[in-house]
RNA sequence: UAUAGAGUAGUAAAGAUGCGUAAAGUGUUGCAAAAUGGGAUGUUGUUUGCAAACGAAAAGUUUUCUUGCGGUGUCUUUACGCGUCCGCUAUA
Numbered sequence: 001u002a003u004a005g006a007g008u009a010g011u012a013a014a015g016a017u018g019c020g021u022a023a024a025g026u027g028u029u030g031c032a033a034a035a036u037g038g039g040a041u042g043u044u045g046u047u048u049g050c051a052a053a054c055g056a057a058a059a060g061u062u063u064u065c066u067u068g069c070g071g072u073g074u075c076u077u078u079a080c081g082c083g084u085c086c087g088c089u090a091u092a
Stems, first nucleotide, its partner, number of pairs: 001092005010080009019070003028052007038086005058067003
């Protein structure tokens, strides 16, 4: 110098294990903030806080379990997953 590659936030599916079903959670809107390949910059998406509106599937058993349900939490596995410049790895 050239070629190739890896890695973020996160997304989806499956499995495991919880929570709720006495309605929290999830989802929606607005405002503010934060973190986002190793670095810089930027985009997309994500998260958090506050406010607002909306809002659910229970049944069996018979008293604490079972089967369900929830655009439900967490973990594991698999697949996917940065535009530019520099860096990193491999080869020449």
This is a predicted structure of a 92-nucleotide RNA (THF (Tetrahydrofolate) riboswitch aptamer). The sequence was found by an Rfam model in a public genome assembly. Its mean pLDDT, the model's own confidence on a scale to 100, is 80. The model forms 94% of the base pairs in the Rfam consensus.